[in-house]
RNA sequence: AUGUGCGUCUAGGGUUCCGGCCUGCUCAAGCGGGUGACUGGUCCGAGAGAGGCAGUCCUUAAACCAAGGAUACACGGCGGGAUAAAAGCCCGGGAGA
Numbered sequence: 001a002u003g004u005g006c007g008u009c010u011a012g013g014g015u016u017c018c019g020g021c022c023u024g025c026u027c028a029a030g031c032g033g034g035u036g037a038c039u040g041g042u043c044c045g046a047g048a049g050a051g052g053c054a055g056u057c058c059u060u061a062a063a064c065c066a067a068g069g070a071u072a073c074a075c076g077g078c079g080g081g082a083u084a085a086a087a088g089c090c091c092g093g094g095a096g097a
Stems, first nucleotide, its partner, number of pairs: 004054003008050002012044002017041002019038001020035006055071006073093001075096001079091003
């Protein structure tokens, strides 16, 4: 709370780990360094994105259970914060319009 909460996912996001690429030592295996102006896996992830569950409100019923309906609208910095890091994450439906 009709404006809420919690998972799943997506747009988006970066680089701890994995992989890719470059490179040093090495016969090799392997170990190390660099790179996210590397599609990626892991990862983060929306108030104004999707969907699910719960919740809330209304009606019927009413001791409880239950059934049906509603849950609208939403332009938006600068700056700061977390994490390895960044972000449509958090401050924040904030300032402002």
Predicted 3D model of a 97-nucleotide RNA (Guanidine-I riboswitch aptamer) from a soil metagenome. The model forms 100% of the base pairs in the Rfam consensus. Its mean pLDDT, the model's own confidence on a scale to 100, is 84.